[in-house]
Context: one part of a larger RNA
Molecule: small-subunit ribosomal RNA, 5' domain
Organism: uncultured bacterium
RNA sequence: AACGAACGCUGGCGGCGCGUCUUAAGCAUGCAAGUCGAGCGAGAUCCCGGGGCUUGCCCUGGGUGGAAGCGGCGGACUGGUGAGUAACGCGUGGGUGACCUGCCUUUGGGUUGGGGACAGCCGUUGGAAACAGCGGGUAAUACCGAAUACGCUGGAGUUGCUACGGUAACUCCAGGAAAGGGGCUUCGGCCCCGCCCGAAGAUGGGCCCGCGUCCCAUUAGCUUGUUGGUGUAGUAAAGGUGCACCAAGGCGAAGAUGGGUAGCCGGCCUGAGAGGGCGAUCGGCCACACUGGGACUGAGAUACGGCCCAGACUCCUACGGGAGGCAGCAGCUAAGAAUAUUCCGCAAUGGACGAAAGUCUGACGGAGCGACGCCGCGUGAACGAGGAAGGCCGAAAGGUUGUAAAGUUCUUUUGCAGACGAAGAAGAAGGCUGGGAGGGAAUGCCCAGCCGGUGACGCCGGUCUGCGAAUAAGCCCCGGCUAAUUACGUGCCAGCAGCCGCGGUAACACGUAAGGGGCGAGCGUUGUUC
Repeated sequence: AACGAACGCUGGCGGCGCGUCUUAAGCAUGCAAGUCGAGCGAGAUCCCGGGGCUUGCCCUGGGUGGAAGCGGCGGACUGGUGAGUAACGCGUGGGUGACCUGCCUUUGGGUUGGGGACAGCCGUUGGAAACAGCGGGUAAUACCGAAUACGCUGGAGUUGCUACGGUAACUCCAGGAAAGGGGCUUCGGCCCCGCCCGAAGAUGGGCCCGCGUCCCAUUAGCUUGUUGGUGUAGUAAAGGUGCACCAAGGCGAAGAUGGGUAGCCGGCCUGAGAGGGCGAUCGGCCACACUGGGACUGAGAUACGGCCCAGACUCCUACGGGAGGCAGCAGCUAAGAAUAUUCCGCAAUGGACGAAAGUCUGACGGAGCGACGCCGCGUGAACGAGGAAGGCCGAAAGGUUGUAAAGUUCUUUUGCAGACGAAGAAGAAGGCUGGGAGGGAAUGCCCAGCCGGUGACGCCGGUCUGCGAAUAAGCCCCGGCUAAUUACGUGCCAGCAGCCGCGGUAACACGUAAGGGGCGAGCGUUGUUC
């Protein structure tokens, strides 16, 4: 000098930050990932009407449209934590002629014609439940054939450049697509959102390599898929990644192997620098999601709030069997010197879905608690001596507290009461006007202008008025280091202490008082780093 601090005494306000460093211990409760009816079938409830009547039921037409279901996209983002990891994990610089990439952008071509199911539903069976079974039957942008193929893929062949699988061009054979929905219509079509096959881009990733990355030699040898080759499997993709065979290699004192410790970095602290220490908050990467293992789906996971198996623990049970995973936001228990509200809102920013309106969003925006930190402000200002009183010192004279107080004049930051009152809001949907591209026209598309609703914070901030010095000072120290001294008490006691050291009867060192010094809403102590 610094701190994610803690403890003691004290404590007026504001702004901006930060807040379980310990037990990756266990968790009651609520919320944290949904959305689309403009993909699909179905339609409870309620309202209006008709009919039958046994007067509160049945049949039926229309409107409204619930829950659940099929389907699509998203649950791989966001958010949390630091256990593991000494590793191509991270950092930095490269490679990929060895690769992938949903949504988005640009561009080329297409979107023809059929089929059969499964949920929901109806009926029924088993079960305490969780849930499961059987039969019937239904729709689709769900599923499956067929047609077509500019590109594309595989095989064969030719040519140019070339870096083994790159790129450009050509011929033949074989293979592989699709889905509809909405709006307008002069019924001819047109427009919008989609769907399929390609090409390019952007973004995001996979893999590989050079260099760097803590301590112990009181760890010196380690290794059999081990090291290499051939072949094959596997993958989006190189590779002992897996397998079969063959060879006997590979690493190591420039530290292998083993052990310990640790997430890494941008950065943060310190320091003149070199260096040393650290890796909270914020940002990038990695790893993990009760413990261990596994795959499925998917563009993407080996998936925190998905699935399966095993284990420990907790809960339910009709004892047959089931349910769960806060290292999300709050909150609880435990542990600890120690770390907050079971708050408000989607108004803003961002995200998912949707054509949109919008819905969801403990991300986020805010408020609450904590002097935990940094910064700012205040606790009044001027005048005021015969130097009041009181305290302390002194033999007295007197000194000191001290212009300090009182008193006089003034101000009103802050406070209390009241009044006025921004910015954060930009869009929207929709309407009007003008222009443009295309089109036969309409709807529609693009651009510009105008109108147009929306605020959690918030009885905020800010401005003004009124009142009244009014509401607001402590903590540590005074032997030397080290700024600041006297008196009394105590008597090697009680005690102090960072080091040296004080205390055994005049203690500037203990305790108290007066005075003084330092800092100040803080001041000291402890811990840690330089």